[in-house]
Context: one part of a larger RNA
RNA sequence: GCCUACGAGUUGCACCUCAGCAGCAAGGUUAACCCGUUCAGCGGGGCAGCCGCAGCGAAAGCGAGUCUUAACAGGGCGCGUAGUUGUUGGGGGCAGACGCGAAACCCGGUGAUCUACCCAUGGGCAGGUUGAAGUUCCUGUAACAGGGAAUGGAGGACCGAACCAGUUGACGUUGAAAAGUCUUUGGAUGACCUGUGGGUAGGGGUGAAAGGCCAAUCAAACCGGGAAAUAGCUCGUACUCCCCGAAAUGUUUUUAGGAACAGCGUCGUGGUGAGUUUGAUGGAGGUAGAGCUACUGAUAGGGCUAGGGGGAGUCACAUCCUACCAACCCCUGAUAAACUCCGAAUGCCAUCAAAUAUACACGGCAGUGAGGGCUAGGGUGCUAAGGUCCUGGUCCAAAAGGGAAAGAACCCAGACCAUCCGCUAAGGUCCCCAAAUAGUAGCUAAGUUGAACUAACGAGGUUUGAUCGCAGAGACAGCUAGGAUGUUGGCUUGGAAGCAGCCAUUCAUUUAAAGAGUGCGUAACAGCUCACUAGUCGAGCGAUUGAGCGUGGAUAAUAAUCGGGCAUCAAGCUACUUACCGACGCGAUGGAUUCGAAAGAGUGGUAGGGGAGCAUUCCAUGGGCGUAGAAGGAGCGCCGCGAGGCCAUCUGGAGCGCAUGGAAACGCAUAUGUAGGC
Numbered sequence: 001g002c003c004u005a006c007g008a009g010u011u012g013c014a015c016c017u018c019a020g021c022a023g024c025a026a027g028g029u030u031a032a033c034c035c036g037u038u039c040a041g042c043g044g045g046g047c048a049g050c051c052g053c054a055g056c057g058a059a060a061g062c063g064a065g066u067c068u069u070a071a072c073a074g075g076g077c078g079c080g081u082a083g084u085u086g087u088u089g090g091g092g093g094c095a096g097a098c099g100c101g102a103a104a105c106c107c108g109g110u111g112a113u114c115u116a117c118c119c120a121u122g123g124g125c126a127g128g129u130u131g132a133a134g135u136u137c138c139u140g141u142a143a144c145a146g147g148g149a150a151u152g153g154a155g156g157a158c159c160g161a162a163c164c165a166g167u168u169g170a171c172g173u174u175g176a177a178a179a180g181u182c183u184u185u186g187g188a189u190g191a192c193c194u195g196u197g198g199g200u201a202g203g204g205g206u207g208a209a210a211g212g213c214c215a216a217u218c219a220a221a222c223c224g225g226g227a228a229a230u231a232g233c234u235c236g237u238a239c240u241c242c243c244c245g246a247a248a249u250g251u252u253u254u255u256a257g258g259a260a261c262a263g264c265g266u267c268g269u270g271g272u273g274a275g276u277u278u279g280a281u282g283g284a285g286g287u288a289g290a291g292c293u294a295c296u297g298a299u300a301g302g303g304c305u306a307g308g309g310g311g312a313g314u315c316a317c318a319u320c321c322u323a324c325c326a327a328c329c330c331c332u333g334a335u336a337a338a339c340u341c342c343g344a345a346u347g348c349c350a351u352c353a354a355a356u357a358u359a360c361a362c363g364g365c366a367g368u369g370a371g372g373g374c375u376a377g378g379g380u381g382c383u384a385a386g387g388u389c390c391u392g393g394u395c396c397a398a399a400a401g402g403g404a405a406a407g408a409a410c411c412c413a414g415a416c417c418a419u420c421c422g423c424u425a426a427g428g429u430c431c432c433c434a435a436a437u438a439g440u441a442g443c444u445a446a447g448u449u450g451a452a453c454u455a456a457c458g459a460g461g462u463u464u465g466a467u468c469g470c471a472g473a474g475a476c477a478g479c480u481a482g483g484a485u486g487u488u489g490g491c492u493u494g495g496a497a498g499c500a501g502c503c504a505u506u507c508a509u510u511u512a513a514a515g516a517g518u519g520c521g522u523a524a525c526a527g528c529u530c531a532c533u534a535g536u537c538g539a540g541c542g543a544u545u546g547a548g549c550g551u552g553g554a555u556a557a558u559a560a561u562c563g564g565g566c567a568u569c570a571a572g573c574u575a576c577u578u579a580c581c582g583a584c585g586c587g588a589u590g591g592a593u594u595c596g597a598a599a600g601a602g603u604g605g606u607a608g609g610g611g612a613g614c615a616u617u618c619c620a621u622g623g624g625c626g627u628a629g630a631a632g633g634a635g636c637g638c639c640g641c642g643a644g645g646c647c648a649u650c651u652g653g654a655g656c657g658c659a660u661g662g663a664a665a666c667g668c669a670u671a672u673g674u675a676g677g678c
Stems, first nucleotide, its partner, number of pairs: 001678006011095003015092010027051003033045004055062002065077004098236002101233001105226006116200009125190001127159003130155001134151006163187003169182003202218001204214003239613006249262005263368002265365006275356009289342001290340002296336002300332004305326001307325002309322004371396010401412003416591004421587003427581003430565003436578001438577006449567002457552002461549010478536005484509003489503003515530001519528002592603004614667001616664007624656002632651003637646003
């Protein structure tokens, strides 16, 4: 993991409440118990008790009223009658109360054969090394001290087996082993190791102290009991079909993943026609926008000019100046959620009309009270987030189908069932892959692109506009030639000659034209070149600016991608046109079911509410089957929307269906479910 069996809303109660059914009714009903008896789900008694028939008040008390109060006022609760008993069902209460599940707490016991420490009594430690004190002798001293040699055999001494330990590494890791094996290592006369007997017990012991150890269990052992502890938590909770169908919000909460009340669902009852949509008309209102010499505040530049600062002036006061700061006022520009002289659209309220069929109240039963994406208006944040918080809408949640390669919520579209029928939506029509290798006119050369993303900035890419200028009196580009003179302008400077720098009405002459010089160059000259001009050539050229498509900018891990193959007058992009494909959409045909008198309309669905059924076991009544073969097993075929039912045949070998009622230990895929098997 699979198979089989077992496995979860039950039962009790003089309880409460609602609904259905039944009896009686201003009444209803008995309980224990007693009697009878055909012995039963029986008949009769039993009126204690309970509920109802009257309420109000704290109470005395009063009473269709009463309480409050001074009140005959106002107000509160009542009064114009329906209950009660039984039974079935829905829900609640008290009980373990749908099932399984703690960690824990308490009580009483059992454990020191493991291990910790202690007590008593025994046992063990190969071999080798070192050589303390002491002693003796010699020496030495006045005597001691001291020195030497022997002797001696101390030590939590040394090396190293047994023994004890467990340092390193490897192996082992469903092991040989629920802690080991090998290698290596520490101690090995000691605070050593060890046998036997005994002691200390659970908030207690013991501990050279690690919260260690106390029988493979220890921050409080184990066993039994309280006990089915409690679990606002997790998981699981079993047959079918039909109707409707949510919520993830508000307020409060030792409350935030739980609740109570409200909101939203469903079922029943009720009376009203309230509800919704559209149109018209009439309203209230200060949002979007806009505006501000219409206020409040913020605000850039200029003008005018109080006030101030600075400067000048003077004995002082005056006075003057100011590319300083600056109010009011004027001009221009411009700002605001907590500004408004203004001011929509929507939405909201009301009336009327039309369409539609909800809306509301009461009662039974809920679930929900973690929401999420997208879009629009905002707050917050960084005009960040698959962020967060509101508001309107929508979808997912609880929605399948087609498209977007794939994809909860993006686009299309809401699945009762069937059909080898038709038409379409989004999206597509070269192949994978259903349908155009369709048509017309352009663009793109980058495989741009054909999915989704990219900027500032750069660029004689290319297409197409606009404006300005030059051009057969010859433009533009190229080539040939000229490009001169006063003059090396003046100043500066060591030098400055077109070309370091400064100055300049940068002038004038000869000219077809030629700057007191555009760049390179020299120490300075020289030299090369340009502007400008002529010739040659012979038709367009130059500048600015707009738009389209493209280009660089452009960086990620497989060659690794447009979904792929592949595609270039396209299978890319732009505009237009026609045809076709394409869904559970729409239509057609047949069928089922709900609502409805019909016509007709509806039938996606989680939590959840309501309705109708199937099956299992047993009981009662009726009527049956069975050794000429019951149950059980296998199973073709048939019936039912389905749960399921029937049946040929085979197996099996003794009991079992059917109809109508009744009662339940009544339906399994999941609970890391329990047991067995594989």
A computed fold for a 678-nucleotide part of an RNA from a Bacteroidia bacterium, annotated as large-subunit ribosomal RNA, domain II.
RNAcentral holds the full RNA, with entries from ENA.
The prediction has a mean pLDDT of 84.
Its Rfam family is "Bacterial large subunit ribosomal RNA".
NCBI's taxonomy places the organism under Bacteria, Pseudomonadati, Bacteroidota, Bacteroidia.